[in-house]
Molecule: Guanidine-I riboswitch aptamer
Organism: Viridibacillus arenosi FSL R5-213
RNA sequence: AACAAUGAUUUCUAGGGUUCCGUAGCAUGUUGCUAGCCUGGUCCGAGAGAAAUCUCAUAGCUAUAUUGCUAUGCCACGGAAGGAUAAAAGCCUGGGAGAC
Numbered sequence: 001a002a003c004a005a006u007g008a009u010u011u012c013u014a015g016g017g018u019u020c021c022g023u024a025g026c027a028u029g030u031u032g033c034u035a036g037c038c039u040g041g042u043c044c045g046a047g048a049g050a051a052a053u054c055u056c057a058u059a060g061c062u063a064u065a066u067u068g069c070u071a072u073g074c075c076a077c078g079g080a081a082g083g084a085u086a087a088a089a090g091c092c093u094g095g096g097a098g099a100c
Stems, first nucleotide, its partner, number of pairs: 007054006015044002020041002022038001023035005056073006075095001077098001081093003
């Protein structure tokens, strides 16, 4: 310096806030306001967290319709700032800048 599956999706978790619900307070009269220095449900959610599925690569076996099966793949320190949504974040920029 170049190349590379360091792939994609879903579900969930750490985490995150406050649209909605609930909760608490106040007013009121069945609604409204305030509070996320409210445990929570909904919600957002990891490249460097988990699981599953699909896909890709390599090898072996099978098969000859380029199909099927099995195994392997497994590394990863990291700001500030900005952006989205109601809002925030381990979300996105971003396996970025930088460091090693």